A computed fold for an 87-nucleotide RNA from Quisquiliibacterium transsilvanicum, annotated as c-di-GMP-I riboswitch aptamer.
RNA sequence: GUCCGAAAAGGGCAAACCCGGCGAAAGCCGGGGACGCAAAGUCACCGGUCUAAGGGACGGCAGUCCUACGACAGCGGGACCGCCGGA
Repeated sequence: GUCCGAAAAGGGCAAACCCGGCGAAAGCCGGGGACGCAAAGUCACCGGUCUAAGGGACGGCAGUCCUACGACAGCGGGACCGCCGGA
C1' cells in the first nucleotide's frame, strides 16, 4: 500500500418508539431508548426516494397537478478520511 472481517481487545454509532425544540413539510437537533451497523465517519458528484414553502399551470371557489433552490449519506454507486485484527 492492497484485499479481507472468522475470532479478539479497546471501544464507537444508534432504527422504531417516547419527551422537548426547529421546520410549511420532508426532515433535522437535544434527551431517553437499541433495530441494527466494520465505515451506520464526511461529501448531494451520478442514479434513486421523500417533501412542495416559494414559483408555475388549471379552477368561480374549494382545491388539483407540476416543480428543489429543501431533505435522505441507515437506498445504490462514487469521492475523501479513519480504529483494531488477519492475509